Predicted 3D model of a 103-nucleotide RNA (c-di-GMP-I riboswitch aptamer) from Sideroxydans sp. The organism belongs to Sideroxydans, within Bacteria.
RNA sequence: UGAACACAUGGGCAAACCUGUCGAAAGGCAGGGACGCAAAGCUUCCGGGCUAAGGGACUAGUUCCUAUUCGACCAAUUGUCGAGUGCCAGCGGGGCCGCAAGG
Numbered sequence: 001u002g003a004a005c006a007c008a009u010g011g012g013c014a015a016a017c018c019u020g021u022c023g024a025a026a027g028g029c030a031g032g033g034a035c036g037c038a039a040a041g042c043u044u045c046c047g048g049g050c051u052a053a054g055g056g057a058c059u060a061g062u063u064c065c066u067a068u069u070c071g072a073c074c075a076a077u078u079g080u081c082g083a084g085u086g087c088c089a090g091c092g093g094g095g096c097c098g099c100a101a102g103g
Stems, first nucleotide, its partner, number of pairs: 012037002017032006035090001041096003045093003048088003054066004058061001069083005
């Protein structure tokens, strides 16, 4: 350096699905249940994905776009400024915390 064999303890989390509940939905929460996970612990900072109530468009619809929304100033449009904006952490990256054994 390569190959083969052997090898922990105590545990933790909980996919799909079912029931109840919240939500427009995606999805969340609780109980049951285990597909899997050595960070499948926490965190939306970056990328990505999902939904489209609200808003917008025209082809006026079981259509398409949008998580790019609100407020203030100006008589208004425009413009400027400020604030805010659903879900997925079990999609990947980043950040933070962390158990056991051996070296």
Of the family's consensus pairs, 85% are formed in the model. Its mean pLDDT, the model's own confidence on a scale to 100, is 75.